RNA sequence: UGUUCAAAAAGGCAAAUUUAAUACAAAUAAAGGGAGCAAAGCUGUUGCUUUUGGUAACAGGUUGGAUUUCUAAGGUAACAAAGCUGCCUCA
Numbered sequence: 001u002g003u004u005c006a007a008a009a010a011g012g013c014a015a016a017u018u019u020a021a022u023a024c025a026a027a028u029a030a031a032g033g034g035a036g037c038a039a040a041g042c043u044g045u046u047g048c049u050u051u052u053g054g055u056a057a058c059a060g061g062u063u064g065g066a067u068u069u070c071u072a073a074g075g076u077a078a079c080a081a082a083g084c085u086g087c088c089u090c091a
Stems, first nucleotide, its partner, number of pairs: 012037002017032003021028002041084003045081003048075003053071002056068002058065001
């Protein structure tokens, strides 16, 4: 001088869940709450996921659905992958 392995300090976020609200739903935001997180910061690109609307199948046959398939349109960044950014640090 370089590398590796930690602890510390300043902070940050906020699961389950409660209340009331929105939505067809998945789920979301607000207030409380605190299991945890070194990216539990940002981005819906891929997988994943929902089905009010639409397509098809089956059933039914005056009317017809607690069913299935696919899909528009949604959701999820704390589901995983991917991309971008980032605090402190060997006495």